A computed fold for an 82-nucleotide RNA from Clostridiales bacterium DTU053, annotated as transfer RNA. The sequence was found in a public genome assembly. It matches the Rfam family "tRNA". Rfam classes the family as a transfer RNA. The prediction has a mean pLDDT of 80.
RNA sequence: GGGAGAGUUCCCGAGCGGUCAAAGGGGGCAGACUGUAAAUCUGUUGCCAGUGGCUUCGGUGGUUCGAAUCCGCCCUCUCCCA
Numbered sequence: 001g002g003g004a005g006a007g008u009u010c011c012c013g014a015g016c017g018g019u020c021a022a023a024g025g026g027g028g029c030a031g032a033c034u035g036u037a038a039a040u041c042u043g044u045u046g047c048c049a050g051u052g053g054c055u056u057c058g059g060u061g062g063u064u065c066g067a068a069u070c071c072g073c074c075c076u077c078u079c080c081c082a
Base pairs, nucleotide, nucleotide: 001081002080003079004078005077006076007075010026011025012024018065027045028044029043030042031041032040046054047053048052058074059073060072061071062070
């Protein structure tokens, strides 16, 4: 230099154009149970605020009525070729 694959929430990891703020597991926090703890169960886990607003799949543009999902460019990582 050429080609291929990957990047999702605190971590792992599903997803393959339409109720996706986003499955499932782990971890954290709160609660129930318990004499205490473990285990189990329930809730919660983007940001600011607190009856609301903003934001979201590496970044940025684009396609579409609609994008994590399709397309372009860029960044990072892995593999192959030279």